This is a predicted structure of a 98-nucleotide RNA (transfer RNA) from a Candidatus Woesearchaeota archaeon.
RNA sequence: GCACCCGUAGCUCAGCUUGGAUAGAGCACUUGCCUCCUAACUCAAUGCAUAAUUGGGAAGAAAGCAAGGGGUCGAGGGUUCGAAUCCCUUCGGGUGCG
Numbered sequence: 001g002c003a004c005c006c007g008u009a010g011c012u013c014a015g016c017u018u019g020g021a022u023a024g025a026g027c028a029c030u031u032g033c034c035u036c037c038u039a040a041c042u043c044a045a046u047g048c049a050u051a052a053u054u055g056g057g058a059a060g061a062a063a064g065c066a067a068g069g070g071g072u073c074g075a076g077g078g079u080u081c082g083a084a085u086c087c088c089u090u091c092g093g094g095u096g097c098g
Base pairs, nucleotide, nucleotide: 001097002096003095004094005093006092007091010027011026012025013024020081029068030067031066032065033064035062037060041057042056043055044054045053046052074090075089076088077087078086
């Protein structure tokens, strides 16, 4: 230098071939519910006791369930009633050839 592939939510990706009406999935995040466990702390009982033990509550953590927020599809332009999708230019990454 030439050719090809990739770029879509914080992350991993589907959707593109065949344009179609509200842009999605999983994970993550936030909130709520529920279950279970439980340090501090707290209540009760026993106790001489601010020791300790037992029982209850409990901030908090974790699993599960539900709901919610978050992207104008790498960027710009064009075609079209309509573009993530088609065309042109361009940016970034990767592969191959020379």
Its Rfam family is "tRNA". The family's RNA type in Rfam is transfer RNA.
Its mean pLDDT, the model's own confidence on a scale to 100, is 80.
The sequence was found in a public genome assembly.